The RNA shown here (transfer RNA) has 72 nucleotides and comes from a Eubacteriales bacterium.

[in-house]
RNA sequence: GCCGAUAUGGCUCAAAGGUAGAGCAACUGAUUUGUAAUCAGUGGGUUCGGGGUUCAAGUCCUCGUAUCGGCA
Numbered sequence: 001g002c003c004g005a006u007a008u009g010g011c012u013c014a015a016a017g018g019u020a021g022a023g024c025a026a027c028u029g030a031u032u033u034g035u036a037a038u039c040a041g042u043g044g045g046u047u048c049g050g051g052g053u054u055c056a057a058g059u060c061c062u063c064g065u066a067u068c069g070g071c072a
Base pairs, nucleotide, nucleotide: 001071002070003069004068005067006066007065010024011023012022013021018055026042027041028040029039030038048064049063050062051061052060
């Protein structure tokens, strides 16, 4: 330099154009003499950045950035 993949709560990952979810973690409550476990609940995201298409974009197009892999 060329090609491809990935980027979404603190972490690991979903979401085939129509209100962004789950598990774990955190917090609160119940239970316990207490801790852990268990049960119930709560909060937390301008979806890597800019632009475009669309009534509507995490999703489609485009230009970048970062990380990983392949080729040279």
The source organism's lineage runs through Bacteria, Bacillati, Bacillota, Clostridia and Eubacteriales. The coordinates come from a structure-prediction model, not an experiment, and the mean pLDDT is 82. Its Rfam family is "tRNA". Gene Ontology term of the family: triplet codon-amino acid adaptor activity.